[in-house]
Formats: sequence, C1' cells, structure tokens
RNA sequence: CGCUGGAAAGAGGCCUCUAGAGGGCCUCGCCGAAGGAGCAAGCCGGUUACCAACCGGCGGAAUCUCUCAGGCGCCAAGGACAGCG
Repeated sequence: CGCUGGAAAGAGGCCUCUAGAGGGCCUCGCCGAAGGAGCAAGCCGGUUACCAACCGGCGGAAUCUCUCAGGCGCCAAGGACAGCG
C1' cells in the first nucleotide's frame, strides 16, 4: 500500500420545503474505537553511613482514565484493532 472482518450510545422542542426514516437550530442525556489529553514502569539527582521512604527532574504504555474533537434509527461513510498478501 491492497483485500477482508470490524463496536458502543437519543429523547424532547422549534423552524424549514423538494414532504423524506429530509435539512437546520436549541435543550437535556448518552457513547469511546479517528485525532487529542492524563499516568505506570524505568532512569538521574538531592536528603541518608547504607537501605527504605520522601522531594525534584527526565521519561512515558494500554483495550485504563478524560470526553476537547468525533459520534449516538438503518444503509452509506468513518473506524481503534485483527487477519491475509
């Protein structure tokens, strides 16, 4: 890079016209699997006779946490991740 699989979560109100499971806005609620953010281990230094502990710095992962972004009827799209080439 190509192919295949690929989750969760919604109600109410208002406006609009091409009258459709249409579009837009608002309120409250909800989801985590684009992206983004947080930290654990580890390393260094200080304090100590040494260790531990504590403090400071560096470092930094997830399927965890947050929910800024994104999303919340079906299809489509998107999609972490997985398999094959």